[in-house]
Molecule: c-di-GMP-I riboswitch aptamer
Organism: uncultured Thermogemmata sp.
């Protein structure tokens, strides 16, 4: 390399969930592990508790940040895991 295929991004339509996001068809944007698995990280969402925003006090609403606890995410990395073909 080549062959048989295999997954199925985004969107849409059912549904489940507060939510992230899942789970069903529909549809490819891509992937040699985009099979499984939440171990060490990023990331996101609920919920709480502090700070910061304000000329000064007091509520309220919006935003923004750390923690913290409980979930998402494996097509965000890393780990473990298992696998098809074949020059090898």
């Nucleotide at each position: 390399a080549a062959a048989g295929g295999g997954c199925a991004a985004a969107c849409c339509c059912g549904u489940c969930g507060c939510g992230a996001g899942g789970c069903g068809g529909g549809g490819g944007c891509g992937c040699a592990a985009a099979g499984c698995c939440a171990u060490g990280g990023g990331c996101c969402u609920a919920c709480g508790u502090c700070c910061a925003c304000c000329c000064c006090a007091g509520c309220a609403a919006a935003c923004g940040g750390a923690c913290g606890u409980a979930g998402g995410u494996c097509g965000c990395c890393u780990g473990g895991u298992u696998g098809c073909c074949g020059a090898a």